[in-house]
Context: one part of a larger RNA
RNA sequence: UGGCGGGGGAGCACUACAACCGGAGGAGCCUGCGGUUUAAUUGGACUCAACGCCGGACAUCUCACCAGCACCGACAGUAGCAGUGACGGUCAGUCUGAUGAGCUUACCUGAGCUACUGAGAGGAGGUGCAUGGCCGCCGUCAGCUCGUACCGUGAGGCGUCCUGUUAAGUCAGGCAACGAGCGAGACCCGCACUCCUAGUUGCCAGCAGCAUCUCGCGAUGGCUGGGUACACUAGGAGGACUGCCGCUGCCAAAGCGGAGGAAGGAACGGGCAACGGUAGGUCAGUAUGCCCCGAAUGUGCUGGGCGACACGCGGGCUACAAUGGCCGGGACAGUGGGACGCCAGUCCGAGAGGACGCGCUAAUCCCCGAAACCCGGUCGUAGUUCGGAUUGAGGGCUGAAACUCGCCCUCAUGAAGCUGGAUUCGGUAGUAAUCGCGUGUCAGAAGCGCGCGGUGAAUCCGUCCCUGCUCCUUGCACA
Numbered sequence: 001u002g003g004c005g006g007g008g009g010a011g012c013a014c015u016a017c018a019a020c021c022g023g024a025g026g027a028g029c030c031u032g033c034g035g036u037u038u039a040a041u042u043g044g045a046c047u048c049a050a051c052g053c054c055g056g057a058c059a060u061c062u063c064a065c066c067a068g069c070a071c072c073g074a075c076a077g078u079a080g081c082a083g084u085g086a087c088g089g090u091c092a093g094u095c096u097g098a099u100g101a102g103c104u105u106a107c108c109u110g111a112g113c114u115a116c117u118g119a120g121a122g123g124a125g126g127u128g129c130a131u132g133g134c135c136g137c138c139g140u141c142a143g144c145u146c147g148u149a150c151c152g153u154g155a156g157g158c159g160u161c162c163u164g165u166u167a168a169g170u171c172a173g174g175c176a177a178c179g180a181g182c183g184a185g186a187c188c189c190g191c192a193c194u195c196c197u198a199g200u201u202g203c204c205a206g207c208a209g210c211a212u213c214u215c216g217c218g219a220u221g222g223c224u225g226g227g228u229a230c231a232c233u234a235g236g237a238g239g240a241c242u243g244c245c246g247c248u249g250c251c252a253a254a255g256c257g258g259a260g261g262a263a264g265g266a267a268c269g270g271g272c273a274a275c276g277g278u279a280g281g282u283c284a285g286u287a288u289g290c291c292c293c294g295a296a297u298g299u300g301c302u303g304g305g306c307g308a309c310a311c312g313c314g315g316g317c318u319a320c321a322a323u324g325g326c327c328g329g330g331a332c333a334g335u336g337g338g339a340c341g342c343c344a345g346u347c348c349g350a351g352a353g354g355a356c357g358c359g360c361u362a363a364u365c366c367c368c369g370a371a372a373c374c375c376g377g378u379c380g381u382a383g384u385u386c387g388g389a390u391u392g393a394g395g396g397c398u399g400a401a402a403c404u405c406g407c408c409c410u411c412a413u414g415a416a417g418c419u420g421g422a423u424u425c426g427g428u429a430g431u432a433a434u435c436g437c438g439u440g441u442c443a444g445a446a447g448c449g450c451g452c453g454g455u456g457a458a459u460c461c462g463u464c465c466c467u468g469c470u471c472c473u474u475g476c477a478c479a
Base pairs, nucleotide, nucleotide: 001479002478003476004475005474007473008472009471010470011469012468013467016463017462020427021426022425023424024423027318028317029316030315031314032313033312034311035309036308043054044053065304066303067302068301069300070299071298075118076117077116078115079114080113081112088108089107090106092104093103094102122293123292125291126290127289131287133282134281135280136278137277138276143182144181145180146179147178148177150157151156161174162173163172164171187271188270189269190268193238194237195236196235197234198233199232202228203227207225208224209223210221211220212219213218241264244258245257246256247255248254320420324379325378326377327376328375329374330373336367337366338365341360342359345356346355347354348353386417391412392411393410394409395408396407397406433455434454435453436452437451438450439449440448
C1' cells in the first nucleotide's frame, strides 16, 4: 500500500430485509441438464454469473456422433506402366439398401497414369491456461488517476480528508493544497402537452352526387366530386429551470410543503458506460500461434442417432374450479409481416382444409371478426358439464419422404390432480397479476425468445436485523 475480521462508524440496494400481491417446491405435460442405457445417444457451459443457455423449434439437410458404402495427394524425387491404347465413361449379368464401387464379358474415348518416399489441400481434431475479437459478472457500483506544490531517507502520503447534502468523488463550507482528465452528469433516442408546416391515410365535421336497406321518416357505405377542420402520420419549434411562494438549513449546498402547469425536482423508459479484475465464457461464428491426423481425425452418400428411460434437478405450460366451466348473442386494440409471399370474395366440406379467383412491389390490398369483457341461459360442490394427460379410430396439410420422429381436425377414451414440506423466486404503477395479438426461427412445426396493446391492483415511502456493495477507521501470525 492492499486484502481479510463471527472489529467499530456512516451510507445504499426489491439479483437485501420489512409490508403487500402473485408464483415455484406437490400433479400431468413441454423443454434444458445430470445419471443410466446405447452401435451412437456428437460437443461446450456447472453458485450468483451452467441448466427454453450456444441452439430463435434436429424427419433428410443441419451434423460435428454411430453402422455401411464410396471419393480425394498441388509440387519434388525414385521405380515402373502407357498409341501393341493411359485415365475416364458405359449396355447386360453378378454383388449391393443403391451404384461400372468391385467382378465377368463387351464397347466408346484418345494422353497421361500407378506405387513408394517426402510435401500439400482439408480438419466442428486438441489447447479459451499460447491469442485477437466479442460477451457475461463485479457494476441498477462511484469510483480510477494526472500536473505542479507540500510532507516523508524511502515504499508512499496529501489532493480523494472532515461537516452538511446528493442517485452520484453531486454540490456547498472548512482544510497544504491548487488545478485538471476518465467515469457520474450533460449528450442521443422514445414517450407525455401545445403550436407551425404538409396533406392520394382520416372525415360528411360543413356542401353536392351515387349505391344499398326501408312504405315512409331515415339509416349505412369515403363510393364520386370537393375540402383538410378534427384524428393520424413525420419534419420543425416551444415547454421544466428548484424558475415562483412558505418553512428548515449556516446568509450555503440542499431538503420538505404549496401554487401554476400536460408534465415537476433525474417526469418516465432506453442507448452510451471509467482504471481494472475474474488465467470467467467462446479455437463449435469468424480470425489465429503451436501440436496432431493426412488415405484418414479430410470429402460425399444411404440409414440410424442427437427424440433412448428405473431415476434426480432447473425453467415453463395446463390445472385442481362457481369473482368458474359450457352454450347462444353483442363490443372495442396496438405492434409488426407479406411477391417461391399475404390472400379479399364466392362455392364445397361437420371441421382441419380444398376449388375458382380479386387486390397488393403495399399509411392505398391482405394477414385482421383479438381475448379477457358485456347480456341471456344452464350446471350446484360432485373427482363433477372441473381437469385434460393417455390411448383407439377416421380424416387434412407441408414435404422426395412424417415408422423410428411433425402439425392440425372430428369422434371415442377420459389418468394424476381438491392449493402443494423444508425452502425459494418476481414485483414499488399503467408496475404485479390477468387477457389475447404480432413477429423471429420457418417447406412444415411455438408451451420458447423478442415485441404489442386490453383490463388493472395491494403494500412501503422505512431500516441495516439477514444477504451483499461503497467510504472512513482499527487489529493482523496474510501478500